[in-house]
Molecule: Bacterial RNase P class A
Organism: Candidatus Flexicrinis proximus
RNA sequence: CAAGCAGGCCAGGGGAUCGCGGCGCGCUGGUCGCGCUGAGGAAAGUCCGCCCUCCACAGGGUACGGUGCGAGCUAACGGCUCGGCGGAGCGAUCCGACGGAAAGUGCAACAGAGAGGUAAAUUGCCGGGCGGCCGAAAGGCAGGCACGGCGAGGGUGAAACGGCGGUGUAAAAGACCACCAGCGCAUCCAGUAAUGGGUGCGGCUUGGCAAACCCCACCGGGAGCAAGGCCGAACAGGCGCAUUGGGGCGACCCGUCCCGCAAAAAGCGCCGGGUAGGCUGCUUGAGGCGCACCGCGAGGCGCGUCCCAGAGAAAUGGUCUCUCACGACAGAAGGCGGCUUACCGGCCUGCUUGGGCC
Repeated sequence: CAAGCAGGCCAGGGGAUCGCGGCGCGCUGGUCGCGCUGAGGAAAGUCCGCCCUCCACAGGGUACGGUGCGAGCUAACGGCUCGGCGGAGCGAUCCGACGGAAAGUGCAACAGAGAGGUAAAUUGCCGGGCGGCCGAAAGGCAGGCACGGCGAGGGUGAAACGGCGGUGUAAAAGACCACCAGCGCAUCCAGUAAUGGGUGCGGCUUGGCAAACCCCACCGGGAGCAAGGCCGAACAGGCGCAUUGGGGCGACCCGUCCCGCAAAAAGCGCCGGGUAGGCUGCUUGAGGCGCACCGCGAGGCGCGUCCCAGAGAAAUGGUCUCUCACGACAGAAGGCGGCUUACCGGCCUGCUUGGGCC
């Protein structure tokens, strides 16, 4: 320098002017003035996990759903970190629902004789029999026919029931033997573990798919901020009122004035329910930033510092101008941790491979 890998950060900037939401202050109390403040890395999808709220709840099981290598982190997780195993890449690095297929059921396009069965005979190999040909005979030959044995060679396929060498046989075959691979059991070493390495024995081999049913282990109560809480008109309802009731004056009692009248209505007072409406939940929180310590890391812990939208028909916008690298995807609605998806472009750090120069 080129091509890449991993992680982090930014998401046009400045000015003028007219507006909008929230908060604070001021007064002349308003359609007021001044000041401060006002979207994101994904605010998104609502796919997981929690906080919070209400309802339900002795315990066990079934069904349903989810998760699925190990150790850890965390409030929790299906997230993250480190590690193991398998795969891709020269490499940095990346990807993996990664328990069980000798419990059962099921599936496998095309090709192929046969796709999992004491499987299968297409091309084949072998045996004796019949037939054919040659020969005087003994016998010999081959490309015929049916029967039996065989799974070694060829062929198909992603995959055909271990590989290779020998023994064996009419021809063959883990039928038998040595070695190798794989599986199971026992045992030793390393590791917290997943797992890795070694030794011995065994039957000699049990194919693939479980994001197919299924089996095993573990986890899961339901609904959601329109959750829920507080206040509460009007109308209707219930109770009380002559031994009064209500109202004014008054801080209250007494007093005084006014109104209502014979039990009905009206009126007045009280009551519960909680409609209209109002308040709350609502943003200080598993919070952001900096430093130190512990840890490989996710992260933990301590100190310091900061306050960073909070509406309820719902604000965050319009116009003009300067500038640059010419501006993407997109906008809160209880909160938080993740995952996933969308995205013009730019910057920083570490690393890999190749080339050049000193």